SAM riboswitch aptamer (S box leader) from Lysobacter soli, 126 nucleotides, folded computationally. Its mean pLDDT, the model's own confidence on a scale to 100, is 80. Lineage of the source: Bacteria > Pseudomonadota > Lysobacterales > Lysobacteraceae > Lysobacter. RNAcentral holds the sequence, with entries from Rfam.

[in-house]
């Protein structure tokens, strides 16, 4: 960095040192000098891999025990510590709400479901 799968309404913050931004991107709408991002130390969570030990399952074995997969697991590796991915962004639903308007089909806004899309994280492969 591309490629495929998964998850994304849970969870989790102090101090040094600096000194204005920060929340992918756009509109929004926050958050910030009562100190922003960023860098160090420490702490935490527990999403995903996962050693040992535990469990219960199969198969072998006379047995002790060996495989095989699976659950569990926070030692480890990544990862996260405002706001639902902080909301919206494209599309479908609709006897949800409000307004307008047509002879009549309707149009605007808000507001729900649901599904991509983008994006984050993780794990495969290359």
């Nucleotide at each position: 960095c591309a490629u495929c799968c998964a998850u994304c309404g849970a969870g989790a913050c102090c101090g040094g040192c600096u000194g204005a931004g920060g929340g992918a991107c756009a509109g929004g709408c926050c958050c910030u000098u009562u100190g922003a991002a960023g860098c160090c130390g420490g702490g935490g969570c527990a999403a995903c891999c996962c050693a040992a030990c535990c469990c219960a399952g199969c198969g072998c074995g006379c047995a002790a025990g060996c495989g095989c997969g699976g659950g569990c697991g926070a030692a480890g590796g990544u990862g996260c510590c405002a706001a639902c991915u902080c909301c919206u962004g494209c599309g479908a639903c609709g006897g949800g709400g409000c307004g307008c308007g047509u002879c009549a089909g309707g149009c605007g806004c808000c507001g729900g479901u649901c599904g991509a899309a983008a994006g984050a994280u993780g794990g495969u492969u290359g």